Large-subunit ribosomal RNA, domain I from a Candidatus Berkiellaceae bacterium, 511 nucleotides, folded computationally.
RNAcentral holds the full RNA, with entries from ENA.
It matches the Rfam family "Bacterial large subunit ribosomal RNA".
The organism belongs to Candidatus Berkiellaceae, within Bacteria.
Context: one part of a larger RNA
Formats: sequence, C1' cells, structure tokens
RNA sequence: CGCAUAUGGUGGAUGCCUUGGCAGUAAGAGGCGAUGAAGGACGUAGUAGCCUGCGAAAAGCUUCGGGGAGCUGGCAAACAAGCUUUGAUCCGGAGAUGUCCGAAUGGGGAAACCCAACUGAGCUUGCUCAGUUAUCUGUCACUGAAUACAUAGGUGACAGAGGCGAACGCAGAGAACUGAAACAUCUAAGUACCUGUAGGAAAAGAAAUCAACCGAGAUUCUGUGAGUAGCGGCGAGCGAAAGCGGAAAAGCCCAGUUACAUCAAUCUAGGUCGUUUUAGUGGAAUAGUAUGGAAAGACUAAAUCAUAGAGGGUGAUAAUCCCGUACACGAAAAGACGAUUUAGAGGGUAACGAAGAGUAGGUCGGGACACGAGAAAUCCUGAUUGAAUAUGGGGGGACCAUCCUCCAAGGCUAAAUACUCCUUACUGACCGAUAGUGAACUAGUACCGUGAGGGAAAGGCGAAAAGAACCCCGGAGAGGGGAGUGAAAUAGACCCUGAAACCGUAUGCGU
Repeated sequence: CGCAUAUGGUGGAUGCCUUGGCAGUAAGAGGCGAUGAAGGACGUAGUAGCCUGCGAAAAGCUUCGGGGAGCUGGCAAACAAGCUUUGAUCCGGAGAUGUCCGAAUGGGGAAACCCAACUGAGCUUGCUCAGUUAUCUGUCACUGAAUACAUAGGUGACAGAGGCGAACGCAGAGAACUGAAACAUCUAAGUACCUGUAGGAAAAGAAAUCAACCGAGAUUCUGUGAGUAGCGGCGAGCGAAAGCGGAAAAGCCCAGUUACAUCAAUCUAGGUCGUUUUAGUGGAAUAGUAUGGAAAGACUAAAUCAUAGAGGGUGAUAAUCCCGUACACGAAAAGACGAUUUAGAGGGUAACGAAGAGUAGGUCGGGACACGAGAAAUCCUGAUUGAAUAUGGGGGGACCAUCCUCCAAGGCUAAAUACUCCUUACUGACCGAUAGUGAACUAGUACCGUGAGGGAAAGGCGAAAAGAACCCCGGAGAGGGGAGUGAAAUAGACCCUGAAACCGUAUGCGU
C1' cells in the first nucleotide's frame, strides 16, 4: 500500500411526518377613499430585540350581547406588580380615540419635516386648545373692464370630483421576435405594451334583421353546421353565416294634441314580519385481563349508542376518554334579501296625428366585415358633394327588372355570459422540505445593485424537559468520563431514521 472482516468518524440521502402550499366545488362579497383610503414612518407593555395588536385615551377605552374560571398576545421562560363569580381574560355588534407621512388638500419640501394666516375659547398676556384656509367642475349670489347695454374677469356660499385596488369589460392608440424552412404582400395580431373609463358584471339588444316565394321574429352564451362555404405571394396560413339543438327569456320610451280617469309598474325614506350573516347552546353510548414505558392494538360463550361509524387529539390503531359529528335550538346590536304597510316621487286608457338632413347616397383615400380591390355587396368615415320624405325610403353579395322583406339618420332595458384581491364550508388516484408558492422557519427577509430591479439558504430531541443535580480531567475553557433522568442518551440540544462518496482504528492475509 492492497484485499477481507469488524467497528467508528464525517456526511445528510432515504423512510416516516406536517404547521405550508397547489387545484377546485358550493355559497357569499364584488369595492375602499376628503367622515382622509391603500401603503407606510415613529411611537406604545415593568424588563433589550423581532412579530402581532393598538395610537399621546396607544397589546388598549365605552356600551350592548355571548361565555363562565382563570387571566395580563407570540418567539419565551423567569421575576415583579396586578385583575377576576360585584363575572375578569376571551368571542361578536355598535361607538369613542386615532401622532406624522401618503390623493394629502393652508404654503413649502430632499415622504414621515419646515413655516404660516384667520375665527373662537381658556388663562399664567404670549402661550395652549378647537376649528377653518388646496385645485378643478357645476349651481347660485354679489360685483365688474376695454365698451353704452352687456360679456370676459373677480369674490363668496353650497354640492361633487381627485387617490388606491387581483382578474374580468368597453373604447383610443398599437409593435416586434416568429411562421412563410430566405423575404417584401401575408402571418404573429388587433396579440403584448401604453392610455381613458365603468360595473358587479360590462358590452349588446327589441329589425331600414334574416330567409327564399316556405317562413322566422330583440340581444347574449353554447353544441352542431364545419375546418364546410369561402379568403389566400390560391403560399404559409386565415376561416364564416343561415339553419337545427340547448341556456335564459321582457319588453318599452321621447320627438303631441284632445277626451276620460287619479287608478298601475317602478323608485326613495320609514314601520312590521319572515329568512339569512356577523358570537354561541344542548348533544347518545365501555369495562376487565395479560403484554408493554404508555393500550386506543390483542383477548373476554363481556357490553352499549347510533338521524351521531365525518374529522382531529389523547404515551401504539378509540363510534362509546377529550374536542367534535347527526339532530335540535339561539341575537341586545348591525348588515343583506323577501313580503306587507305608510308617506313622497311617478304617470294610466282611448281617438286622431306625428314619426329623427349636412342625414341616406355619390366620388377620392383609409379601416372593419372569414372576404388581402377583387365581379365586391354590407358597415365606419378623413376630404368633397348631396336626396326623397310613406304616391316615399333601405336591404335581399357587382348591376337591372319583378317579387319578397323591413322602416335608418333619438333613447332605455333584467336573465342566461366573463372574472376572483377577498370571506365561509368542504373536496383531491395534488406536493410532502432540491417537492409544493420565491417564501412550512426573522421572506420579498438576509444579501447584491447608483437605480429600475434581482433575490436566497434555512423544518423534525422526547409521550412528557423529566434539557443531565453532584464528582473528575481540562484554561473559572471547548470537549469528554462517571453519576442521574428516560422505554431508549449510538434520542444530549450540531439532538428521529442516518445510505454513499471520503477519512480512521483493530484483526487476518498478500506484497
């Protein structure tokens, strides 16, 4: 040095576990904000730090309910000082307080800071406290130029707005990589990104629609029609509609007179009742024996309950030990929905009329339609033109006739549809710590970057700390040896299991 066996160190794979994630289902909610939000800074407990809560009234105050014995949040013990059956801590409803920044709004500003003015109150007479003072828009009032009336402008009062928020909606604006095996029309794609703006949904919507000589009867979503008809350097690719089957269904108003009538839908505010949400309450039924550290596992010609044998915990696997579960019940207060009622707003029926002009259409240029200018209808419109008016007009894919069908140039409209930052309950042939969120733990933390931004690693003693008193070696060490605890300490805090690489020790053999 090699091989073998045994036994260790190192290391943290594997197994088991789960506080955390992931994906859904069913309901709810779908907003918060000048009554100052979202998000923060700084404070705040008897004791340093971080998290949580709260705001100078500061882990809290008041009140109304629930609840019933301990409590003073977590990491995280200990001590101190207290509270509590005269009902604390805790849970829920309502209210009070709520520093400073932040739309931030009195002015300024390098966010969490600096500097004011006015009105009122208090007194210690120059301080304290309270309130107001941004901008824009609308309405009203008072004033008021050039310029006579006026208007612009100015001042004030009142009301509204502003900012944030995960996706979903509508609108404006709008790429490139890529594909076409290159590339320019084309594609990607009206996608990404940007902007405006709204709602719990939005948008669309009651035919100047389709259809085909038969007829249908607003919109939206969906299956099919159909990868069809078509479009297309007829390349790559793009790609309908009618019809049929379903989901859901709802229709109306203005552009006006007269007559009759005061009666409807609907909306707002309040009362009553019901359902429901935000705390909760009751809730059945098991013993023994042996093993074992521990029984819930085993055994017992031993039992019980079940509208409850969902689930979780308890020293191993518990319907009957605990929390629960089935089932039954419960709200002073606040919210939601529904019914009913009161008050206010609101207008009903009939007859006769009327019935949307720089519009429809044309030309030129663009865009949208599955449709790339094409034979190209239809829709939108930048420029330029420009009708008819129901004896009228639009459409039926160039265009014309016949025929059919509808009535533009005003407006409103639930449901079926899209989405989930969020709340509650439940589910999983989803993950199980290199997985699953980036994050099971001080995580958007540490750390990196001027900045935009990037962005980790890191879980497990034991049933219970019973977390090793005391002794010895040692530096008043580190570490170890005894002793003790424990079922186990090769479970000793670098702590479950403890693979391999790698490094030793002992023995044997070989060289």